The RNA shown here (Glycine riboswitch aptamer) has 88 nucleotides and comes from a Hyphomicrobiales bacterium. Lineage of the source: Bacteria > Pseudomonadati > Pseudomonadota > Alphaproteobacteria > Hyphomicrobiales.
[in-house]
């Protein structure tokens, strides 16, 4: 060169659930109430990974945080363009 893993930036895609009810509001939302959701982040288990310890570890469970018209935000997928780290 080129190959794998990664970190980041731009771009594109991107589910689920109450425009609930009672109140306030400065119209953006905010505070009670029940009543759903899971894909920000957090937590719990623990196939697997590791010779052994450390440790690492799901899109499963949980619903603390977070959502529950549209914007907005979304694990995560794709391409861009740049770092890093192994091979070569």
């Nucleotide at each position: 060169a080129c190959c794998a893993c990664u970190g980041a930036u731009g771009c594109g895609g991107g589910a689920g659930a109450g425009a609930c009810u009672g109140g306030g509001u400065u119209c953006g939302c905010c505070c009670a109430g029940c009543g759903c959701c899971g894909a920000a982040g957090g937590a719990g288990c623990a196939a697997c990974c590791g010779c052994c310890c450390c440790g690492g570890a799901a899109a499963c469970u949980c619903u603390c945080a977070g959502g529950c018209a549209g914007a907005a935000g979304g694990a995560c997928c794709g391409c861009u363009u740049u770092g890093g780290u192994g091979g070569g």
Description
The prediction has a mean pLDDT of 80.